Predicted 3D model of a 1443-nucleotide RNA (small-subunit ribosomal RNA) from a metagenome.
Model confidence (mean pLDDT): 86 of 100.
RNAcentral holds the sequence, with entries from SILVA.

RNA sequence: AGAGUUUGAUCCUGGCUCAGAACGAACGCUGGCGGCAGGCCUAACACAUGCAAGUCGAGCGGGGGAGCAAUCCCUAGCGGCGGACUGGUUAGUAACGCGUGGGAACAUACCCUUUGGUACGGAAUAGCCUCGGGAAACUGAGAGUAAUACCGUAUGUGCCCUUCGGGGGAAAGAUUUAUCGCCAAAGGAUUGGCCCGCGUUGGAUUAGGUAGUUGGUGGGGUAAUGGCCUACCAAGCCUACGAUCCAUAGCUGGUUUGAGAGGAUGAUCAGCAACACUGGGACUGAGACACGGCCCAGACUCCUACGGGAGGCAGCAGUGGGGAAUCUUAGACAAUGGGCGCAAGCCUGAUCUAGCCAUGCCGCGUGAGCGAUGAAGGCCUUAGGGUUGUAAAGCUCUUUCAGAUGGGAAGAUAAUGACGGUACCAUCAGAAGAAGCCCCGGCUAACUCCGUGCCAGCAGCCGCGGUAAUACGGAGGGGGCUAGCGUUGUUCGGAAUUACUGGGCGUAAAGCGCGCGUAGGCGGAUUGGAAAGUUGGGGGUGAAAUCCCGGGGCUCAACCUCGGAACUGCCUUCAAAACUCCCAGUCUUGAGUUCGAGAGAGGUGAGUGGAAUUCCGAGUGUAGAGGUGAAAUUCGUAGAUAUUCGGAGGAACACCAGUGGCGAAGGCGGCUCACUGGCUCGAUACUGACGCUGAGGUGCGAAAGCGUGGGGAGCAAACAGGAUUAGAUACCCUGGUAGUCCACGCCCUAAACGAUGAAUGCCAGUCGUCGGCGAGCAUGCUUGUCGGUGACACACCUAACGGAUUAAGCAUUCCGCCUGGGGAGUACGGUCGCAAGAUUAAAACUCAAAGGAAUUGACGGGGGCCCGCACAAGCGGUGGAGCAUGUGGUUUAAUUCGAAGCAACGCGCAGAACCUUACCUGGGUUUGACAUGCACGAGACUGUCGGUGAAAGUCGGCUUCCUCUUCGGAGGCUCGUGCACAGGUGCUGCAUGGCUGUCGUCAGCUCGUGCCGUGAGGUGUUGGGUUAAGUCCCGCAACGAGCGCAACCCCCGUGUAUAGUUGCCAUCAGGUUAUGCUGGGCACUCUAUAGAGACUGCCGGUGAUAAGCCGGAGGAAGGCGGGGAUGACGUCAAGUCCUCAUGGCCCUUACACCCAGGGCCACACACGUACUACAAUGGCCGGUACAGAAGGUUGCAAUGCCGCGAGGUGGAGCCAAUCCCCAAAACCGGCCUCAGUUCAGAUUGGAGUCUGCAACUCGACUCCAUGAAGGCGGAAUCGCUAGUAAUCGCUGAUCAGCAGGCAGCGGUGAAUACGUUCCCGGGUCUUGUACACACCGCCCGUCAAGCCACGGAAGUUGGGAGCACCCGAAGUCGUUUGUCUAACCGCAAGGAGGACGACGCCUAAGGUGAAACUGACGACUGGGGCUAAGUCGUAACAAGGUA
Repeated sequence: AGAGUUUGAUCCUGGCUCAGAACGAACGCUGGCGGCAGGCCUAACACAUGCAAGUCGAGCGGGGGAGCAAUCCCUAGCGGCGGACUGGUUAGUAACGCGUGGGAACAUACCCUUUGGUACGGAAUAGCCUCGGGAAACUGAGAGUAAUACCGUAUGUGCCCUUCGGGGGAAAGAUUUAUCGCCAAAGGAUUGGCCCGCGUUGGAUUAGGUAGUUGGUGGGGUAAUGGCCUACCAAGCCUACGAUCCAUAGCUGGUUUGAGAGGAUGAUCAGCAACACUGGGACUGAGACACGGCCCAGACUCCUACGGGAGGCAGCAGUGGGGAAUCUUAGACAAUGGGCGCAAGCCUGAUCUAGCCAUGCCGCGUGAGCGAUGAAGGCCUUAGGGUUGUAAAGCUCUUUCAGAUGGGAAGAUAAUGACGGUACCAUCAGAAGAAGCCCCGGCUAACUCCGUGCCAGCAGCCGCGGUAAUACGGAGGGGGCUAGCGUUGUUCGGAAUUACUGGGCGUAAAGCGCGCGUAGGCGGAUUGGAAAGUUGGGGGUGAAAUCCCGGGGCUCAACCUCGGAACUGCCUUCAAAACUCCCAGUCUUGAGUUCGAGAGAGGUGAGUGGAAUUCCGAGUGUAGAGGUGAAAUUCGUAGAUAUUCGGAGGAACACCAGUGGCGAAGGCGGCUCACUGGCUCGAUACUGACGCUGAGGUGCGAAAGCGUGGGGAGCAAACAGGAUUAGAUACCCUGGUAGUCCACGCCCUAAACGAUGAAUGCCAGUCGUCGGCGAGCAUGCUUGUCGGUGACACACCUAACGGAUUAAGCAUUCCGCCUGGGGAGUACGGUCGCAAGAUUAAAACUCAAAGGAAUUGACGGGGGCCCGCACAAGCGGUGGAGCAUGUGGUUUAAUUCGAAGCAACGCGCAGAACCUUACCUGGGUUUGACAUGCACGAGACUGUCGGUGAAAGUCGGCUUCCUCUUCGGAGGCUCGUGCACAGGUGCUGCAUGGCUGUCGUCAGCUCGUGCCGUGAGGUGUUGGGUUAAGUCCCGCAACGAGCGCAACCCCCGUGUAUAGUUGCCAUCAGGUUAUGCUGGGCACUCUAUAGAGACUGCCGGUGAUAAGCCGGAGGAAGGCGGGGAUGACGUCAAGUCCUCAUGGCCCUUACACCCAGGGCCACACACGUACUACAAUGGCCGGUACAGAAGGUUGCAAUGCCGCGAGGUGGAGCCAAUCCCCAAAACCGGCCUCAGUUCAGAUUGGAGUCUGCAACUCGACUCCAUGAAGGCGGAAUCGCUAGUAAUCGCUGAUCAGCAGGCAGCGGUGAAUACGUUCCCGGGUCUUGUACACACCGCCCGUCAAGCCACGGAAGUUGGGAGCACCCGAAGUCGUUUGUCUAACCGCAAGGAGGACGACGCCUAAGGUGAAACUGACGACUGGGGCUAAGUCGUAACAAGGUA
């Protein structure tokens, strides 16, 4: 410090997820030791039992005990001090509760300092005793008693009150010579109470709250201020800087995270607060409204003799319960501290310790060294090896920790040690007792095998799993951490993803529709003052602990400890005066006023004009009009449409008209008038910051819609009809009502858009245009300036597109808004509205994306250019018939398998009777029909015979003994047995190689360097021409290159050369009825080698002077001369595992092998490809010519003979330029004369020939006879541009035989092409895109099914507050004719005072009522979300087929 994830790829936006740290944790697996910490986060739920606050006899009397006594010890009670500390918890509390800093009107036991005092009296009471009541708790009466308990008097400096006269008001002794106490007062210290500034959670879908409320006066009360309380008076007080209400919450030091700012948090430790079963209350006291005190009410629990009582673990342990989850009913007061006491001491679950728990942090160990045959075993393997792995074994050592034995602290200053025989030290034995967890697809370190087969499962995100899974499970190996390791949960980080530091708003989420304007925020120049902000210095405070730095102590560390720094804060004081604020003054540039001009669809009202549509009247006139892609509905013989004239009415204003004008926006368009807003320019003077923005507020606000009343020509939702269509509730057509128009009143929303808030300043230009003013002259030009409105473009900005003085640039001010997609601009609540609805505005749930810009493709019922037998122009076919052949389907025991749009279907098959053959039936074989090796046995190999059988096979017999030799044996071959193995046309072409098809012989596909772009990519390869061509030329940020194109190769076309076992008589000679037949020759033809030739080379035109194109000359051939071979990068998971090869899987007496027979040839049917025809351009008969290229010894076969013929017989010649096989159409003559024929030949009967072991299923051919359909073929569709189509025959491969198929060959030999609008395919450029599996794409909504959360809902049932009323405990306070009464007064009566009682005010709990808020449930209902393969359509994305 980042990474993964949206895409084919890219950049951006944006969310989700991960890596880090932390934890009072929990869970899973595992677990050796020690130190230091921590340990109910949930039920402030209920609690058994024990303990947690006592002490003082030096305050008092009494009682008890010990002692002979003196005296000592114990103590219930009275009395004093302490039980307001310590300890626990976090329910409540949003508050002066807490934090921080101040303040004045207070108190403060014990403690310290100082001053003074401590005199004289009195009356009671508990204990105890006697008598009672009660189950108990407890309690009543009487008698009598003490005090440092209580009361009075005196004194009273000082103190308090005061009307300044005065008045009020203290004390306690003990003990014995020392002190400890007591009272009053002053001061201090400590602690506490009160007040104030600032800070302290969320919600406005909580906007108003408040009657003791706010203030005053008098009084009361308190330690003290104060509405704290009361009477009266006034009507205030709080609140948008968020009152009130609701929800949540103890606050802080700190903790955690973070670079910091910040966020989250408030366990342990420390400070403060609050609470003590729930609620209320006071008493005592220095201090409480009191955790282990009191009274009352309530709930709960317990005891009870039923009358009545007792209790409060949120103290320490502990129990139940709740929960994922949190410990011992331990020891000691030794230390530290607290209470009491003169003290000894007592008490102390505070505390110090120990116990339990890997809960955390820290430390240590589980051994170290040597050790290769790289052991065994495991795993993998290409079978060689690799790895586990120096790891083990083995050898040599060590003993930390744990264990055993012995010694043994500090903590304590004189005594006292729970911890504890602990820490620590020494000695001893032995490698001995001590390793696991998670992970290994990417992020993220770490890989293989097996199993499984979208199953089982994994998963933090992306995603794995459908037969070769590094992702599931196991194993081996590896990586990480380690007494732990993972998982889950939570917080911060990463996240600049709430942005103060530090984000944005044209298109990604985001500028309010637009003005005016309140509060608020911000604000020109200059002078002076003041000093709030600001800056600097000083002072106070910011508790300790924590964090940080430097030391020190436990062996180290964690931990503990000392010092420093820091605690970024608050208060105060001094100073400064630049900036901001404030005060006072001045100024003119911002703003405004004045005067003079100017432009304008700015607004409102009134009037008025012409064109057009429609309607009405009249005339002319006749059969149609209208409408559409085409039609129909519709109108029209009752006279339409058309045309002419006249009239009515409503609405809108052609041309001008313009990225022209005006307005804040919405918006505004004939003309005239009236009223009126704003703007611009020019000029002078004036005011003197008067300004900008603008939460709330208020006004305006298109269209549609609503209300009332008018109006209504045209247009036109709804509606009707006609079409279209599978349907058509649409698009098109004919009609047509609201509405559109006017007046008044509502609504208040729009893609209200520049998708761009307002204002100000600054930052290159060029060219238009609108309005005004000026200058110059050349008088219609040039130029300057202000204000608007546009285009292009620099800097700069931007993710890019783009923006660019009219900013989306650089800055400032103010407002509004955004924070992933969906749910949803929805629900609920509020406000507004007549309604429609608007506005404000969530959550549950769900997804890992949604999105912006640009790129490359692909696609478009987008566009441009171009090409192709693509169309067109032609010729001939297919589709109809019969037959052949292939396919589908059906059938079958089997009809083997594959091929499936083009690019499967006369395809694999260049040839299924057996074989082939893979299929079926039946019969057989099992190391096998075939290969190699080993072991054993036998034998040459072989030849031959018999039985059985359909054959294969099976059973049996006869014959034979190879080669070399050192005589031991070795080798070769054959057979048998056994073991390894063979074999498989079994599966997977979606595991593959190879080969092939196709786009397509289309002109494309790329690279290097450079340049451009953040990048994907682009450029080059685009553009202008040209070409068959990315062919060439020119231009150009490109320059070059490669694979393709072309050429090089083959054939044909013309010469030439060379060579002649064919050719010629050309030339010479001979011979024949005739023939190169013979001699001879190689001139010609030909054969087959080499070379020539054609290159737009030449001329003219055109083009840009280019490339090229057009025409011409010459030439056998002319612009690629014709044909072939040749197939770029790639596409189709195209085809083939049945050519071959091959991974994996499967079968192994069978899915292998052999054999016979059958099948692949079936046949209601459908399709493809051919053949033959339908005839006269023909058929038949007769006559008669002319090829080429192939092939031939298991062969081709001549002449001859036989047969009507297929063919037979026979065999010359030929291993072939020598011999053989070889044409038909054509041509000549004749017949047929338009018929199902002298066409056509299917089918069938009969007879044959040939091949072959064998033609039944199932061959070809011949002859005789038979003579079907068919008269040129619907929709549709195919081929072909010249030696082509058409037509005619010939040959070859395969092959025993079988050709209408295929591959070739030649003969005869046309027609047409205006042209590129259209169909198909392709190339290229461009455009749109929501497609990228790429349009056979993507994708929307209803319905149906399942699941989930939510809203509404008759109602049902809870909760917490507030209000009103009733009742009203305890208690303070007040009143009091009642009862009682020791201290004081009084001689007494009595009084003062007090207690009790009674009454009153206040008041907790309780009860009743109305209204509101909030939660749960709820028949039914509403939409929403999610869910591989449901239904209906096709809305959107391309002009998405109606933008």